Annotation: This is a predicted structure of a 73-nucleotide RNA (transfer RNA) from a Thermodesulfobacteriota bacterium.

């Protein structure tokens, strides 16, 4: 220098050929207990790596770019 994969709440990930942003764990409050843990109920938290484009509508399609991993040179 060229090719490929990945990037989504604090962490690990899902999101099925464009139309509701979600799960588990973690966190907060309440219930339960003498207290803790476990369990149950409720809640908060996301500019979907970044910037553009297409579209009535983009995490999803297109382009560029950044980071990590990997292959070739």
């Nucleotide at each position: 220098g060229g090719g490929g994969a990945u990037g989504u709440g604090g962490c690990u990930c899902a999101g099925c050929u464009g139309g509701g942003a979600g799960a588990g764990c973690a966190c907060u409050g309440c219930c339960u207990u003498c207290g803790c843990a476990a369990g149950g109920c409720a809640g908060g938290g996301g500019u979907c790596g970044u910037g553009g484009g297409u579209u009535c509508g983009a995490a999803u399609c297109c382009c560029a770019u950044c980071a990590u991993c990997u292959c070739c040179a």
Taxonomically the source falls in Thermodesulfobacteriota (Bacteria, Pseudomonadati). It matches the Rfam family "tRNA". It was read from a public genome assembly. Its mean pLDDT, the model's own confidence on a scale to 100, is 81.